Context: one part of a larger RNA
RNA sequence: CUGGGCGUAAAGCGUACGUAGGCGGUUAAGUCAGUCAGAUGUGAAAGCCCUGGGCUCAACCUGGGAACUGCAUUUGAUACUGCUUAGCUAGAAUAUGGUAGAGGGAAGUGGAAUUCCGGGUGUAGCGGUGAAAUGCGUAGAUAUCCGGAGGAACACCAGUUGCGAAGGCGGCUUCCUGGACCAAUAUUGACGCUGAGGUACGAAAGCGUGGGUAGCAAACAGGAUUAGAUACCCUGGUAGUCCACGCCGUAAACGAUGUCAACUAGCCGUUGGGCUCAUUAUAAGGGUUUAGUGGCGCAGCUAACGCGAUAAGUUGACCGCCUGGGGAGUACGGUCGCAAGAUUAAAACUC
Numbered sequence: 001c002u003g004g005g006c007g008u009a010a011a012g013c014g015u016a017c018g019u020a021g022g023c024g025g026u027u028a029a030g031u032c033a034g035u036c037a038g039a040u041g042u043g044a045a046a047g048c049c050c051u052g053g054g055c056u057c058a059a060c061c062u063g064g065g066a067a068c069u070g071c072a073u074u075u076g077a078u079a080c081u082g083c084u085u086a087g088c089u090a091g092a093a094u095a096u097g098g099u100a101g102a103g104g105g106a107a108g109u110g111g112a113a114u115u116c117c118g119g120g121u122g123u124a125g126c127g128g129u130g131a132a133a134u135g136c137g138u139a140g141a142u143a144u145c146c147g148g149a150g151g152a153a154c155a156c157c158a159g160u161u162g163c164g165a166a167g168g169c170g171g172c173u174u175c176c177u178g179g180a181c182c183a184a185u186a187u188u189g190a191c192g193c194u195g196a197g198g199u200a201c202g203a204a205a206g207c208g209u210g211g212g213u214a215g216c217a218a219a220c221a222g223g224a225u226u227a228g229a230u231a232c233c234c235u236g237g238u239a240g241u242c243c244a245c246g247c248c249g250u251a252a253a254c255g256a257u258g259u260c261a262a263c264u265a266g267c268c269g270u271u272g273g274g275c276u277c278a279u280u281a282u283a284a285g286g287g288u289u290u291a292g293u294g295g296c297g298c299a300g301c302u303a304a305c306g307c308g309a310u311a312a313g314u315u316g317a318c319c320g321c322c323u324g325g326g327g328a329g330u331a332c333g334g335u336c337g338c339a340a341g342a343u344u345a346a347a348a349c350u351c
Stems, first nucleotide, its partner, number of pairs: 003323004007305002012319001014201004021194003025088007033081002035077008049065006091191001092188005097182003103177007110154001115149007125136002162169002206247006215241002220236004258318006266296012300307002324351003333344004
C1' cells in the first nucleotide's frame, strides 16, 4: 500500500457543533486542467525475454529483435469529473398560521410523610430479628391528640406516554428561553452531507471555598451469626447525599448497533398534527396521510441467536475503530488536573 471486518466473537469516539479536507442535485453554454486517442523525441550499455552464431556440449561469450508499462512536446476527442458564466427547484433554509411536550434557566408557592422540639392524655414496655442482643423507656418512652421548627423528595395522574444531541428531565404558578411537528401557500436558489485537529455539553462518585443537614448512609463503633466474619442481619453513626460558585471528564455513558441520504411485502397497537366519511353539534368511531414510538412478520441478511422501512436487507458519501491470548489500557515520555487521576500509549518475556 492492499484486504477483511466492527449488535453478542477484537472493533462505533459518551454526545453534539464545527475548521481544514473528502464528497456533492438539475439545465445550457464556454474552457480542455483531469480523462481518452494519435504522432514525434527520449527512455545509455549490460541484464531479463525471444531468435541466430562461437568455444566438442553446457556454464560462458556474442549478433539481431522485443521490452523498458515512464516522461516531455505536439495534434485531436469532449461523454464524465473539474473550472467559468447564466439559469432551475425535487436537496437545504426562511416567512405566515397552528399543535403537543417531565426540553432548559430563574423566582415564588403547596400538601402528604419522616425526624426533632413544646404541651395534653396515658402506663410499662418499645424497638428489632430466622431467633436474639446492643439500643430507647418510670428523669414517663412506644401509642394518641394539638401546636411549632427544619430539610429533602414530589403518592395518585403515569402509560414499552412525552421531551431532549447525549448525559438526562416528573407537585403547582409566573417570567425568560431552545428545539420539534403539521397544513397550505410564498420567498431564497445547492446556500448541502460528513468531519482529522478544535470547541462545548457531559450520570454517579470525588475535589476546593462558603452555606445547609430531616431522612438515608461509605468510613467507624457496638450487638448478633460463624470454626473465623475486618461481611451478609440488627442498633447507632461521620463524610456524602442538598444549595451557590469553581474543578474533575469518567460509566454495562448500551440499542453493547457512528452520522446523512436513497430504495425494498404486509399485519396489529400507541402519541402529536392534517384531510375525509357516516353519526346527533360534542364525545367516541371508521378510512387516509404525515412525524414519532412499540409488537409480529415476507424477501433478504446472519456462524447462530436474531435483524427485518426505527435493518443487522440493497447501495452511496464521510469519519472513528479492530488485526491471537497474557504482559497491559500497564511502564516511560508528553498533555491536562489542586489532588484523585484522566488521556495518548509501547516493549522485553511468555503461551